[in-house]
RNA sequence: UCUUCGAAGGGUCAAACCAGGGGCGACCCUGGGGCGCAAAGCCACAGGCCAAGGAUACUCGGCAACCGGGCUGCCGAA
Repeated sequence: UCUUCGAAGGGUCAAACCAGGGGCGACCCUGGGGCGCAAAGCCACAGGCCAAGGAUACUCGGCAACCGGGCUGCCGAA
């Protein structure tokens, strides 16, 4: 230094819910809040789920804290 791993330390993030706002909606943003997470950082590639339109085919959105995968990353005990 790299891979695996996850003790300690220092920290980050942040569920449900509430308030305000955006959206037809799923959902998102801001503030509060803290269930929790070693990637609960980022990516919609693949599966899945959700929403809108459609007779279907399909189109167009959303969810990364649903799973898989990709990229990047703090610290350094066993």

A computed fold for a 78-nucleotide RNA from a Deltaproteobacteria bacterium, annotated as c-di-GMP-I riboswitch aptamer. Rfam family: c-di-GMP-I riboswitch aptamer. Gene Ontology term of the family: cyclic-di-GMP binding. The sequence was found by an Rfam model in a public genome assembly. The coordinates come from a structure-prediction model, not an experiment, and the mean pLDDT is 87. The organism belongs to Myxococcia, within Bacteria.